[in-house]
RNA sequence: GGUGGUCGUGGCGAUGGAGCUCGCCAUGGACCGCCCGGUGGGCUGAUGGCUCCUGCAGACGA
Numbered sequence: 001g002g003u004g005g006u007c008g009u010g011g012c013g014a015u016g017g018a019g020c021u022c023g024c025c026a027u028g029g030a031c032c033g034c035c036c037g038g039u040g041g042g043c044u045g046a047u048g049g050c051u052c053c054u055g056c057a058g059a060c061g062a
Base pairs, nucleotide, nucleotide: 009026010025011024012023013022016053017052018051019050020049021048033043034042035041036040
């Protein structure tokens, strides 16, 4: 100096916050949704997953 593994730390996982948990990346990388007849049109979701809060949307009741 290079490679692999483990531990710790930091960052990331399609729009906010918190807890738990999973995965990925770490000297520039992890990340930046899906579908179609594709210079256009359409669809789901505030989560990677679970729970709670906030925001948005719909229905019903007072």

Notes:
The RNA shown here (Fluoride riboswitch aptamer (crcB RNA motif)) has 62 nucleotides and comes from an Actinomycetes bacterium. It was read from a public genome assembly, where an Rfam model found it. Rfam family: Fluoride riboswitch aptamer (crcB RNA motif). Its family is annotated with response to fluoride and positive regulation of gene expression in the Gene Ontology. The model forms 100% of the base pairs in the Rfam consensus. Taxonomically the source falls in Actinomycetes (Bacteria, Bacillati, Actinomycetota).